[in-house]
Context: one part of a larger RNA
RNA sequence: UGGUGAUUAAGGAACUCUGCAAAAUGGCCCCGUAAGUUCGCGAUAAGGGGCGCCUAGCAAUAGGCCACAGAAAAUCGGCUCUAGCGACUGUUUAUCAAAAACACAGGACGCUGCUAACACGUAAGUGGAUGUAUAGCGUCUGACGCCUGCCCGGUGCUGGUAGGUUAAGGAAGGCGGUUAGCUCCCUCGGGAGUGAAGCUGGCGACCGAAGCCCCAGUAAACGGCGGCCCUAACUAUGAGGGUCCUAAGGUAGCGAAGUUCCUUGUCGGGUAAGUUCCGACCUGCAUGAAAGGCGUAACGACUGGAGCACUGUCUCAAUCACCAACCCG
Numbered sequence: 001u002g003g004u005g006a007u008u009a010a011g012g013a014a015c016u017c018u019g020c021a022a023a024a025u026g027g028c029c030c031c032g033u034a035a036g037u038u039c040g041c042g043a044u045a046a047g048g049g050g051c052g053c054c055u056a057g058c059a060a061u062a063g064g065c066c067a068c069a070g071a072a073a074a075u076c077g078g079c080u081c082u083a084g085c086g087a088c089u090g091u092u093u094a095u096c097a098a099a100a101a102c103a104c105a106g107g108a109c110g111c112u113g114c115u116a117a118c119a120c121g122u123a124a125g126u127g128g129a130u131g132u133a134u135a136g137c138g139u140c141u142g143a144c145g146c147c148u149g150c151c152c153g154g155u156g157c158u159g160g161u162a163g164g165u166u167a168a169g170g171a172a173g174g175c176g177g178u179u180a181g182c183u184c185c186c187u188c189g190g191g192a193g194u195g196a197a198g199c200u201g202g203c204g205a206c207c208g209a210a211g212c213c214c215c216a217g218u219a220a221a222c223g224g225c226g227g228c229c230c231u232a233a234c235u236a237u238g239a240g241g242g243u244c245c246u247a248a249g250g251u252a253g254c255g256a257a258g259u260u261c262c263u264u265g266u267c268g269g270g271u272a273a274g275u276u277c278c279g280a281c282c283u284g285c286a287u288g289a290a291a292g293g294c295g296u297a298a299c300g301a302c303u304g305g306a307g308c309a310c311u312g313u314c315u316c317a318a319u320c321a322c323c324a325a326c327c328c329g
Stems, first nucleotide, its partner, number of pairs: 001324008010315002014313001019310001027051005036041001038143001052065005066070001078308007085300002090102002106141007118127003144295004149225003154222002156218005163213003169207002173203001175201004181194005226244005253287001254284001265281005
């Protein structure tokens, strides 16, 4: 000097990113227990009191004894208020993250009639399932309560089939190659022209499905949900009017939010003093309804804010024990 453990005057969070760490609380019996609430809970709420041994007694109780101390050690909840998020118990990054992430019961949509859909496999086959739509699979949401608005123009999906377009394939026909024959020339070897059938090479009207175009439906499918100007007898504001654009212009809620840039917005509360916190306002840079919206009792090794208790966290350090370092041998 460091580590581990222990104690400390007065103060008591002044420490610090943060009461991190430590202290405090702690058992049993009795009393008592609020808001809120899904009536289960909250709740060991909170807050108080008692606690050993001996004698007598059925007991209540009375009398007595010892200690600093009677749940005598060890073990053994700190509590309250207020917000956010997630309903909850669970699950997770074995080895820096346990959470507001995942899951969840519940909700919704879609597919699937059984040799099911779907998945694995080239296949045989297997799972699904020795199940059968109160079943199985996929996707989203995530208890419960109140709700879930408008847009189908684009993309997707589903349905439709009149018309347009359209493949392989088929195919009337036409063109070319080849040459038996025929005609002509000829130096009798041959050459030129024409050319049926067959074979063959390109074309090819026309026929020809789904798809696409097209017509509808569908948003708890992917997604989207405006601008400018004017206007009320103070001012301000704008119920209202005009105009342009759109498929339709954001409804109910909530709102400086885990979302607010400007911003420490403004007002109120709490403090002597508050960029955090709580309640409001609404000017929402860039909220918003199952990528759910807003509430919500209970729950949480979650995340903010406040208080009580308590303390060496601190003012401000001191001492003790042990271990190491260090010195001597």